[in-house]
Context: one part of a larger RNA
RNA sequence: CUGGGUGUAAAGGGUGUGUAGGUGGUCACUUAAGUGUAACGUGAAAUCCCUGGGCUUAACCCAGGAACUGCAUUACAUACUGGGUGACUAGAGUACUGAAAGGGCAAGUGGAACUCCAAGUGUAGCGGUAGAAUGCGUAGAUAUUUGGAAGAACAACGGAGGCGAAGGCGGCUUGCUGGGCAGCAACUGACACUGAAACACGAAAGCGUGGGGAUCAAACAGGAUUAGAUACCCUGGUAGUCCACGCCUUAAACGAUGAAUACUAGAUGUUGGUGGUAUCGACUCCAUCAGUAUCGUAGCUAACGCGAUAAGUAUUCCACCUGAGUAGUACGGCCGCAAGGUUGAAACUC
Numbered sequence: 001c002u003g004g005g006u007g008u009a010a011a012g013g014g015u016g017u018g019u020a021g022g023u024g025g026u027c028a029c030u031u032a033a034g035u036g037u038a039a040c041g042u043g044a045a046a047u048c049c050c051u052g053g054g055c056u057u058a059a060c061c062c063a064g065g066a067a068c069u070g071c072a073u074u075a076c077a078u079a080c081u082g083g084g085u086g087a088c089u090a091g092a093g094u095a096c097u098g099a100a101a102g103g104g105c106a107a108g109u110g111g112a113a114c115u116c117c118a119a120g121u122g123u124a125g126c127g128g129u130a131g132a133a134u135g136c137g138u139a140g141a142u143a144u145u146u147g148g149a150a151g152a153a154c155a156a157c158g159g160a161g162g163c164g165a166a167g168g169c170g171g172c173u174u175g176c177u178g179g180g181c182a183g184c185a186a187c188u189g190a191c192a193c194u195g196a197a198a199c200a201c202g203a204a205a206g207c208g209u210g211g212g213g214a215u216c217a218a219a220c221a222g223g224a225u226u227a228g229a230u231a232c233c234c235u236g237g238u239a240g241u242c243c244a245c246g247c248c249u250u251a252a253a254c255g256a257u258g259a260a261u262a263c264u265a266g267a268u269g270u271u272g273g274u275g276g277u278a279u280c281g282a283c284u285c286c287a288u289c290a291g292u293a294u295c296g297u298a299g300c301u302a303a304c305g306c307g308a309u310a311a312g313u314a315u316u317c318c319a320c321c322u323g324a325g326u327a328g329u330a331c332g333g334c335c336g337c338a339a340g341g342u343u344g345a346a347a348c349u350c
Stems, first nucleotide, its partner, number of pairs: 004321003007304002012318001014201004021194003025088007033081002035077005041071002049065006091191001092188003096183003103177007110154001115149007125136002162169002206247006216240001220236004258317006266295011299306002323350003332343004
């Protein structure tokens, strides 16, 4: 290389857009590059194989045959693949109609709660724990009432429910904006799938500059616990948590399951459509499309389990794996302000 694999044993890229490349629907004509057949030329000798022969045999040697599965040229064939031309509508896209949604960005705005400030009432405790103590409080706390300030998050509704490519998204209103679904069948006519590279997005933490700072809270301080306690518990508390702009680019970025298409029993929920049934109408019931979830047949699987949302049956393309440790380390390259990221070994040991 061939081959075998990737839910949990090693292995699916965090996610998308998309270049090259690879692959690609139906019909007709054409071409004959791939493909097939035949002829011809060539494919040195030796070797290998077969049949004979020579050394007493064998190894060895000699002769003949076959073979050298290849390449070139010519002719023919045209099913399939490719090239060309024309046509089609089932893939894909557009238009129109309709309903749904925490999809994104920006601005404005609302109530509850926490904290703080001021004032009133009021008096000796409060707080915290398994129990305590540190802490707060007669300079009047905790509690309670009124007023004010500020920041952050949005209870109930709320759902194994919705949306988004993933990360993720939840008070309300407005503006701008993206995508999906259903119905219809008017238009284009294969315009498609995948996708190395590239580009874009990418939780939290972290970094830079400038704001903000209520809560919570790494670090830190104190109190406990303990043999010790650099912890778990308690009282405090700074970065941070929030905003703007710019970086970082990693996660158990998980469904530990790449994308696309087709096919292969059913049952039960639920979300959004459509058509019918029913009815005065709303429920109901039936069918169907798209999503989401539970169970399950065949089949698959080492088992667990998966099972039309496949881990079944097939095809196409990409990524990745190849004993454990060393090690996601070293070195070098690239990226980064840094932290570090990415690519990624070997000696040696078993």

This is a predicted structure of a 350-nucleotide part of an RNA (small-subunit ribosomal RNA, central domain) from a Eubacteriales bacterium.
The prediction has a mean pLDDT of 88.
NCBI's taxonomy places the organism under Bacteria, Bacillati, Bacillota, Clostridia, Eubacteriales.